[in-house]
Context: one part of a larger RNA
RNA sequence: UUAUGUUGAAGGAACUCGGCAAAAUGACUCCGUAACUUCGGGAGAAGGAGUGACUUCAAGAGGAAAAACCCCUUGAAGUUGUCACAAAAUCGAGGACAGCGACUAUUUAACAAAAAUACAAGUCUUUGCAAAUUCGCAAGAAGAUGUAUAAAGACUGACGCCUGCCCAGUGCUGUAAGUUUAAAGGAGAAAGUCUUUAGGCUAUAUCCCUAAAUCCCAGUAAACGGCGGCUGUAACUCUGACGGUCCUAAGGUAGCGAAAUUCCUUGGCACUUAAUUGGUGUCCUGCAUGAAUGGCGUAACGACUGUCCUACUGUCUCCAACAUAAACUCAGUGAAAUUGAAAUUUUCGUGAAGAUGCGAAAUUCUUGCGGCUAGACGGAAAGACCCCGUGCACCUUUACUAUAGUUAUGCAUUGAAAUAAAUUACUUUUUUGUGUAGAAUAAGUGGGAAGUUGUUAAUAUUUAUUUACGCAAGUAGAUUAGUUAAACGUUUUUGAAAUACCACUCUAGAUAUUUUUUAUUUCUUAUUUUUUAAAAAACAGUGUAUAAUGGGUAGUUUGACUGGGGCGGUCACCUCCUAAAAAGUAACGGAGGUGUGCAAAGGUAAUCUUGAGUUGAACUAGAACAACUUUUAAGCGUAAUAGUGUAUGUUUGCCUGACUGUAAGAUUGACAGAUCAAACAGGGACGUAAGUCGGUUAUAGUGAUCCGGUGAUUCUGCGUGGAAAAGGUCACCGCUCAACGAAUAAAAGGUACGCCGGGGAUAACAGGCUAAUCACUCUCUAGAGACCCUAUCGACGGAGUGGUUUGGCACCUCGAUGUUGGAUCAUCGCAUCCUGGAGCUGAAAAAGGUUCCAAGGGUUUGGCUGUUCGCCAAUGAAGGCGGUACGUGAUCUGAGUUCAGAACGUCGUGAGACAGUUUGGUCCCUAUCUACCGCAAGUGUAAAAAAUUGAGAAGCGUAAACCCUAGUACGAGAGGACCGGGAAAAGUAAAUCUAUGGUGAAUCGAUUGUUAGACCAAUAGCACCGUCGAGUAGCUACAUUUAUAAUAAAUAAUUACUGAAAGCAUCUUAAGUAAGAAAUUAACUUCGAUACAAUUUUUUUUAAAUGUAAUAGAUUAUUACAUAGAUAGGCUUAGUGUACAAGAGCUGUAAGGCUUUCAGCUUAUAAGUACUAAUUAAUCAUUCCAUGACU
Repeated sequence: UUAUGUUGAAGGAACUCGGCAAAAUGACUCCGUAACUUCGGGAGAAGGAGUGACUUCAAGAGGAAAAACCCCUUGAAGUUGUCACAAAAUCGAGGACAGCGACUAUUUAACAAAAAUACAAGUCUUUGCAAAUUCGCAAGAAGAUGUAUAAAGACUGACGCCUGCCCAGUGCUGUAAGUUUAAAGGAGAAAGUCUUUAGGCUAUAUCCCUAAAUCCCAGUAAACGGCGGCUGUAACUCUGACGGUCCUAAGGUAGCGAAAUUCCUUGGCACUUAAUUGGUGUCCUGCAUGAAUGGCGUAACGACUGUCCUACUGUCUCCAACAUAAACUCAGUGAAAUUGAAAUUUUCGUGAAGAUGCGAAAUUCUUGCGGCUAGACGGAAAGACCCCGUGCACCUUUACUAUAGUUAUGCAUUGAAAUAAAUUACUUUUUUGUGUAGAAUAAGUGGGAAGUUGUUAAUAUUUAUUUACGCAAGUAGAUUAGUUAAACGUUUUUGAAAUACCACUCUAGAUAUUUUUUAUUUCUUAUUUUUUAAAAAACAGUGUAUAAUGGGUAGUUUGACUGGGGCGGUCACCUCCUAAAAAGUAACGGAGGUGUGCAAAGGUAAUCUUGAGUUGAACUAGAACAACUUUUAAGCGUAAUAGUGUAUGUUUGCCUGACUGUAAGAUUGACAGAUCAAACAGGGACGUAAGUCGGUUAUAGUGAUCCGGUGAUUCUGCGUGGAAAAGGUCACCGCUCAACGAAUAAAAGGUACGCCGGGGAUAACAGGCUAAUCACUCUCUAGAGACCCUAUCGACGGAGUGGUUUGGCACCUCGAUGUUGGAUCAUCGCAUCCUGGAGCUGAAAAAGGUUCCAAGGGUUUGGCUGUUCGCCAAUGAAGGCGGUACGUGAUCUGAGUUCAGAACGUCGUGAGACAGUUUGGUCCCUAUCUACCGCAAGUGUAAAAAAUUGAGAAGCGUAAACCCUAGUACGAGAGGACCGGGAAAAGUAAAUCUAUGGUGAAUCGAUUGUUAGACCAAUAGCACCGUCGAGUAGCUACAUUUAUAAUAAAUAAUUACUGAAAGCAUCUUAAGUAAGAAAUUAACUUCGAUACAAUUUUUUUUAAAUGUAAUAGAUUAUUACAUAGAUAGGCUUAGUGUACAAGAGCUGUAAGGCUUUCAGCUUAUAAGUACUAAUUAAUCAUUCCAUGACU
């Protein structure tokens, strides 16, 4: 010093984040118990009283044959001892108010026990049994040997009162009409090719049929979810019952509300307190409450969270003593991390920016032991925060791409029928066909100019009724009643001529049969289930193809730059400045533009000259006109720059060179590429000609490769030949591939559950540099101050200092420099809070204001909050500001922040997130070196010892009520001093233990339970020293004593004397002479010759070892003593403490009492006493000195 225990004066939570820890309560009997309540509880509520031993009596149970007797329980009465009778041990503290969760239960084995999970109960959804759901490739299995009072999934979470509005979005469910849609099936041109042109082969766009899904239409919120603005208005004001308007799917109802939700915020008010960022109640301004993501209450319950009170206490004021175990010494045994090597100081400076190691100065004899923890950017763990990686993992989703599963359709397994519908096709019958012109509704082609039909009521026509089609004119029929013996064609019109007649077809229909398809139904033999009876049935199931759905699962992606990263911004091209007179040149430097336009805004030839200003005349004024000045300032499609008057500008004419094929030579680029370009050939435009023209005054107007498409092509052509497909070449087209040299055709997020590799190449802390900001100072003086700049205040400005704020930079540290606040211990600066000394004052005194000097000392306790800070209460002379890694975690704490659990609000579809809130949540290290505090050994100072001096170092350093001077000076009064003298209590420090207290575990006594002692008694052990009452020495504080004093020197600001420079003035920014402060130096206390110049003086002889010890002490050392001896023990006596021993006697029925007896016992105290131990003797061995301070 630590751990575990014991005790504690006075106070009693003042401690602290917080009563953490400890203390306290505790048993039984009796009495007595509130609010509230789900009537069960709450309740052991709370709060009180009693309890031993002995005797007697009463009642009851048992033993005993019965009685006596014994024993137990209960009750009553009496006696008796103590401070205390549940005597020890075991063994609830209680109450009040809130939050959350109903409860008992469960959970992160090893940092979270909770408000989280679960729960009974409520609701919704699915499921009819081969059940849904789940596992499995399947067989099969769970569900369940259950059957809707069952099973599964989801949400809420007892109970009570309730559960509002919204179906627009997203889901889910339903409906079947329409839209869109796959494979399969059907149809099938155009195309290519062959030539056996009826067609075959190849192959495809397209069309028809067609499912689920989607769209559409509804329903559904105890599905996911959501639930508004603006504005006017009432007899003071305020408010707004009321109104207007916009939007919406609907605009938040009841309830609750600064809340586990409220940022502002420590909201306002009230209560609680001396004081409350806390707590409770209330208000409502709800950043951002709200109804089964349940709302609001709620008795009981909770190792939950918050607040208060009583009791209680060492939590604290403020620590002390004791016990045990360590620590320390000796004996034995004997690890670990760590370690480049070490001969391992301080300060200032330097330096990769914080040095034992560099520079300088200072300090420093050598070596150990015990302590301490400030440093060794100490040890431990290739930092978990941050960034980076074209790292990883897991999670999410309306990221991308797949996929299990599910659903739907086709085909196969797969058979037989019926009905209906539709459609196709070979057919049967039959109808149908209007451009214009034209008798008129001419379907087409061919044959054919001849003929067909004909007395049967045929044909034609008319009347009436009526059917189908329809372009509304008719066409084709049916029925009825009449008429008629002939009617129609060949001509005129037309591309085509007659329905005169025949044949074959087309368009659009109708009808019948067959086929096909679809739908529905029936059957049984496939098949399926099975209890083998039956049931289902071509469905299902299975296989396969296709479509849909599909975070259920999987693989991946999710840019870079960046004064850290993220958010924001940017990413290609053009112009200027930066750019430093060649070119080029960076920044998240400063300014702007582009992603085209134009058939003229192009070519050529010719014409013309703009803009601005001034003046004139005229005019209402402008415009226009004229002259002059300026000389490019105008214009040149567009940004800027450059250029431009003999035009690159303007106007007009004619044109298309906005041409084809080439290209020497240059410029510029890493390359890819970009730019300029004479000249040649061809064929042109304009111009008289020379000539000019391969777009535009120039510089932007853009995109590689692959792939695909279009056109051209005297290219290639899959055994060969021909064609085709396909490819090549040339030209053109398709990318905001704008992250613009373009990773893919195709890609978003979360991680606080995280992991790995790296980085001080890069952030958060700290240091460093800087000083915008900050703090402080100086300067100027407008103004305020009645007057007056400077008693006091001082704008707008200017100049500095500091390195405490917020920043900037990113220099050490990411193979780790632990972060706020508090505790403890401090140390320095002064820009001074108090105390001290001064100047000025708008200083009468007192009390102040302001400035100068001054760092010696001092600078409080509480309430709230994690707080620093701050506000408040109180005290005080004052309650200073800062630095020290925002001093100090190898000293402590861990409330906050900053891991993992959980909740609220908000955001997000979600995983999740929040300098928002809330609750919970592992702080390791035996000290090697330096430093520091102590204790020793050695050596030196040429012997030793004892004294002395004091270079130097450290410590101390506070303030003052009150009284006197004096109720004086001053003042109208009220009030009220300087200077000087005395001086309590306080703070701080040191020492001490006589007294006062604490402790006092080898002192004395009381006492419970139990064991031993044969029994009784006495005594002893254990139970925290069993508990309890006292207490010596020692150690201690709460106690006592002392100190913080007086004085001197030299000074600071300041005040003076004399006095010139400068005939004055001037304290001297001159000589000379003074005064002047808690600061400084002395003084006071302590240490201090290793003070290397190692002092000086005196004396003259050993020291150590060993033993007994304590006034000493970790060990050593120191000190006392060692027989010529009181050093320790013992003994005796005394003291002190305790409280009256044992034994005996007497007495009482007994417990017990009385006497002997102020007895007995008594640690550490004092004195005495050699009883014991420090004894004696012999032998052996050994060091130093030796006559004088080396010679």
Predicted 3D model of a 1191-nucleotide part of an RNA (large-subunit ribosomal RNA, half B) from Nitzschia dissipatoides. The full RNA is in RNAcentral, with records from ENA. NCBI's taxonomy places the organism under Eukaryota, Ochrophyta, Bacillariophyta, Bacillariophyceae, Nitzschia.